Context: one part of a larger RNA
Molecule: small-subunit ribosomal RNA, central domain
Organism: metagenome
RNA sequence: UUGGGCGUAAAGGGCGUGUAGGCGGUCCAUUAAGUUCGGGGUGAAAUCUCCUGGCUCAACUGGGAGGGAUCCUCGGAUACUGAUGGACUAGAGGGGGGUAGAGGAAGGUAGAAUUCCCGGUGUAGCGGUGAAAUGCGUAGAUAUCGGGAGGAAUACCGGUGGCGAAGGCGGCCUUCUGGGCCUACCCUGACGCUGAGGCGCGAAAGCGUGGGGAGCAAACCGGAUUAGAUACCCGGGUAGUCCACGCCCUAAACGGUGGACACUAGGUGUGGGGGGUAUCGACCCCCUCCGUGCCGAAGCUAACGCUUUAAGUGUCCCGCCUGGGAAGUACGGCCGCAAGGCUAAAACUC
Numbered sequence: 001u002u003g004g005g006c007g008u009a010a011a012g013g014g015c016g017u018g019u020a021g022g023c024g025g026u027c028c029a030u031u032a033a034g035u036u037c038g039g040g041g042u043g044a045a046a047u048c049u050c051c052u053g054g055c056u057c058a059a060c061u062g063g064g065a066g067g068g069a070u071c072c073u074c075g076g077a078u079a080c081u082g083a084u085g086g087a088c089u090a091g092a093g094g095g096g097g098g099u100a101g102a103g104g105a106a107g108g109u110a111g112a113a114u115u116c117c118c119g120g121u122g123u124a125g126c127g128g129u130g131a132a133a134u135g136c137g138u139a140g141a142u143a144u145c146g147g148g149a150g151g152a153a154u155a156c157c158g159g160u161g162g163c164g165a166a167g168g169c170g171g172c173c174u175u176c177u178g179g180g181c182c183u184a185c186c187c188u189g190a191c192g193c194u195g196a197g198g199c200g201c202g203a204a205a206g207c208g209u210g211g212g213g214a215g216c217a218a219a220c221c222g223g224a225u226u227a228g229a230u231a232c233c234c235g236g237g238u239a240g241u242c243c244a245c246g247c248c249c250u251a252a253a254c255g256g257u258g259g260a261c262a263c264u265a266g267g268u269g270u271g272g273g274g275g276g277u278a279u280c281g282a283c284c285c286c287c288u289c290c291g292u293g294c295c296g297a298a299g300c301u302a303a304c305g306c307u308u309u310a311a312g313u314g315u316c317c318c319g320c321c322u323g324g325g326a327a328g329u330a331c332g333g334c335c336g337c338a339a340g341g342c343u344a345a346a347a348c349u350c
Base pairs, nucleotide, nucleotide: 003322004321005320006319007304008303012318014201015200016199017198021194022193023192025088026087027086028085029084030083031082033081034080035077036076037075038074039073040072041071048066049065050064051063052062053061054060091191092188093187094186096183097182098181099180103177104176105175106174107173108172109171110154115149116148117147118146119145120144121143125136126135162169163168206247207246208245209244210243211242215241216240220236221235222234223233258317259316260315261314262313263312266295267294268293269292270291271290272289273288274287275286276285299306300305323350324349325348332343333342334341335340
């Protein structure tokens, strides 16, 4: 391996793109490879089943018959699958017309706030805590007013709101750029789905080179607390956090739920579009498509719960699981500057 599974028990790949492969809409014709039926051959002996014989029985053994898998060949069948040819438009794609958005990249710019610097006013405190102390301050702090510098982040709007494949994305403006949704005539005519490898993307932390550095802040230094306090609290503070380029490739990368398609009661909110009704017009009301929430029927589930955004009912493809520990470790290989990552055991033990 058969089988059974993967929301929470072991188990969905972090996400995409796509190669091989697997699978694939409607109709017609041809073919007959798969499929199926029949004939012939093959199917050694032993074994197996039945009949029968030999050892006193049996095991064992002699003889006869039977059975079937596999494969070859000839002929027939043509529903399904395949192959070839032709046709179609419901899948898919394209064109036209609309539309929402923190989708991405680059450049610019604005205001609030923190910090620092300069100047004015002003004087003895400020700060901090459970209470304190370290710390800052008569060399004039804190507070307050004016001016300046610089970095980072964008209050309100803001919303189980929006966008993106995921990671993720939030002031405003410009340029470049990806995707979606709606509409209905038009065009192509199955061009599709999935996807082992491959390739690309991939939070934070971390690494390399160069820059930047306001605030915050691992490490570190002090002050407290405490039996101790390598912590929690307080005062400082360096990497880092920011930018450019190059690496790293991990995560509770989570909806802990792979992707696609079809089908299966409803109710209610919200975002985007279209249509109808109404009206002078907008609103209201009704229908519909796409997204995002809540509740809930049938059904499913070990239960919790899920329920047209399924964990329901089915089909196709991929990934993964197979008692706990040892262990996501050792060894080997590949990758990486390193940190380490990916792949991945066994002894032994319960």